[in-house]
């Protein structure tokens, strides 16, 4: 000096109104998008005289991962390891390049619960996480 462990703290968003005995569930019409990668115009933000050059943001439906369910194993058990399972997008345009931009039209969204079918109400969940910022420089 360089790596891996241990430490803290953060880590998911959204409804109105109509029918009705009864719906936040059904119509209608709106709303919302975890986490990595990936990127060109465009935006931010640096350098540089200028050309330009670095840099950060920037995908629900492209890839990949966590949630959830379900299953074997071990385990008093909590729990852990492994597996299954894991939604959803064309089409025009511009370009040298875009399933990312611009435009239009469309589609999705565990589970358990409900006087009536739930992405937006309750509940497992003050839970669990993909992973981000932060501290420290002790130990091997």
């Nucleotide at each position: 000096u360089a790596a891996a462990u241990a430490c803290u703290u953060c880590g998911g968003g959204g409804a109105a109104g109509g029918u009705g005995a009864a719906a936040g569930u059904c119509c209608u019409u709106a709303c919302c998008g975890g986490c990595a990668g990936u990127a060109a115009a465009u935006g931010g933000g640096g350098c540089a005289a200028a050309a330009g050059c670095c840099u950060c943001a920037a995908a629900g439906c492209c890839u990949g991962c966590g949630a959830c369910u379900c299953g074997u194993u071990a385990g008093a058990a909590a729990u852990a390891a492994c597996g299954a399972c894991u939604g959803a997008a064309u089409c025009a345009g511009u370009g040298a390049a875009a399933u990312u931009c611009u435009g239009a039209u469309g589609c999705c969204g565990a589970c358990g619960g409900u006087u009536a079918a739930a992405g937006u109400c309750c509940g497992g969940a003050u839970g669990a996480g993909a992973g981000a910022a932060g501290a420290u420089c002790a130990a091997u």
The prediction has a mean pLDDT of 75. The RNA shown here (FMN riboswitch aptamer (RFN element)) has 140 nucleotides. Of the family's consensus pairs, 100% are formed in the model. It was read from a public genome assembly, where an Rfam model found it.